[in-house]
RNA sequence: ACCGCAGGUCGCCUUAUCGCUCCGUUUACGGAGAGGAAAGUCCGGACACCAUAGGGCAGCAUAGCGGGUAACGCCCGUCACCAUGUUUUGGCGUGGGAGGACAAGUGCAGCAGAAAGGAUGUACAGGUAAUGCUGUAGUGAAAUCAGGUAAACUCUAUGCGGUGCAAUGCCAUGUACACCAGCAAUUAAGGGCUGCUCGCCCAAUGCUGGGGGGUAGGCAGAUAGAGCAUAAUAGUAAUGUUAUGCCCAGAUAAAUGAUAAGGGUUUCUUUUCUUAGAAAUACAGAAUCCGGCUUACAGACCUGCUUUUUAC
Numbered sequence: 001a002c003c004g005c006a007g008g009u010c011g012c013c014u015u016a017u018c019g020c021u022c023c024g025u026u027u028a029c030g031g032a033g034a035g036g037a038a039a040g041u042c043c044g045g046a047c048a049c050c051a052u053a054g055g056g057c058a059g060c061a062u063a064g065c066g067g068g069u070a071a072c073g074c075c076c077g078u079c080a081c082c083a084u085g086u087u088u089u090g091g092c093g094u095g096g097g098a099g100g101a102c103a104a105g106u107g108c109a110g111c112a113g114a115a116a117g118g119a120u121g122u123a124c125a126g127g128u129a130a131u132g133c134u135g136u137a138g139u140g141a142a143a144u145c146a147g148g149u150a151a152a153c154u155c156u157a158u159g160c161g162g163u164g165c166a167a168u169g170c171c172a173u174g175u176a177c178a179c180c181a182g183c184a185a186u187u188a189a190g191g192g193c194u195g196c197u198c199g200c201c202c203a204a205u206g207c208u209g210g211g212g213g214g215u216a217g218g219c220a221g222a223u224a225g226a227g228c229a230u231a232a233u234a235g236u237a238a239u240g241u242u243a244u245g246c247c248c249a250g251a252u253a254a255a256u257g258a259u260a261a262g263g264g265u266u267u268c269u270u271u272u273c274u275u276a277g278a279a280a281u282a283c284a285g286a287a288u289c290c291g292g293c294u295u296a297c298a299g300a301c302c303u304g305c306u307u308u309u310u311a312c
């Protein structure tokens, strides 16, 4: 230097014009405006409502030891053990490391082998009243020994109440409507008082006023937070503590865009050997908010290690 592996970081830039959302000193300007994964919705929480005497069943998750955290099935450290390289056979380097119980029960097991779990006990030798009763051989990681196997069922221990911001709370125009009050008009028809008639009452109709629930819609939840940056400090680390500074999207059918010019990076071609041209510039896009995990990703950079080559 190149290639590969592992870990980490970044993940296009500038200007102009025209727009979009929010805020402000408001009619003209100024300020702010997607991500490392905003994704999958797989774990853990905050928050809200509902449920909740206690116990059990079922289901799901976890499983060496220690630590971190609001919490976790996440993260860090470490040991047994396993693989591999090296070796002076003591170890050392690198990587992995879901690791309780097979002495409760059930299931499963390639090749070799007579036989692999119900011993239908092979060969040779020995022994007995009788019996694989005893020894040796052979196959295999393992041959009757309390065999192996639980990211096999299962058992043990521990943990888990349910639903998710479409949670939940508040305001509420118009139309229609439960109900209440007043007024008006009408009885041909309904109901009650009655044997019948009249009459009265109720109901029905219209208008006015009150009125509750609630739809559209609006507000809160909802963006100052387990927040970010820098420095110091404790710790092997994960992570914590202290100080200083900062405010950093808040839309609701859903803004964060479009066009033009220039530049950067990569690849290819050409060439006067460093000019020119062409192509590419990913994955993807907030929706209550955090901490993780997993998955997708053009290209660039950093650190460590291995192999090869070259130079000294």
Base pairs, nucleotide, nucleotide: 001308004305005304006303007302008301009300010299012263013262014261015260016259017258018257020033021032022031023030024029035283039294040293042292043291044290045289046288047164048163049162050161059160060159061158062157063156064078065077066076067075068074079099081096082095083094084093085092086091100155101154105153106152107149108148122137123136124135125134126133168220169219170218171217177212179210180209181208182207183206184205190202191201192200193199227246228245229244230243231242232241233240234239264281265280266279267278268277269276